[in-house]
C1' cells in the first nucleotide's frame, strides 16, 4: 500500500430489491402469582442504524470520504 467483509437498544442479532411507527431474543425496571425464591404472565424503558457530506419529496437500505474491527494480497 491494495482487495473483501462487519458496524442497528446492554449483550447476540433481522431488516439493507429506499416509503408502513425502527424490530427479535436475552439483559434491565414494575406490577401480578408465591409463605418468600426461581419459573411463569402482564405493562414499560431503552436507539444521532460507526461519523460527516451528497443524491432523493423521501435513506438503517443508494453513492463519495473518514473512522473502528476481522481476513485475505504484496
Nucleotide at each position: 500500500g491494495c482487495c473483501c467483509c462487519c458496524g442497528u437498544a446492554g449483550c447476540u442479532c433481522a431488516g439493507c430489491u429506499g416509503g408502513c411507527c425502527a424490530g427479535a431474543g436475552c439483559g434491565c425496571u414494575a406490577c401480578c402469582u408465591u409463605g418468600g425464591u426461581a419459573a411463569g404472565g402482564u405493562a414499560g424503558a431503552g436507539g444521532u442504524c460507526g461519523c460527516g457530506c451528497g443524491u432523493u419529496c423521501g435513506a438503517a437500505u443508494c453513492g463519495c470520504g473518514c473512522c473502528g474491527g476481522g481476513g485475505g494480497c504484496u
Annotation: Transfer RNA from a Candidatus Nanohalarchaeota archaeon, 74 nucleotides, folded computationally. Rfam family: tRNA. By type it is a transfer RNA. Lineage of the source: Archaea > Nanobdellati > Candidatus Nanohalarchaeota. The prediction has a mean pLDDT of 81.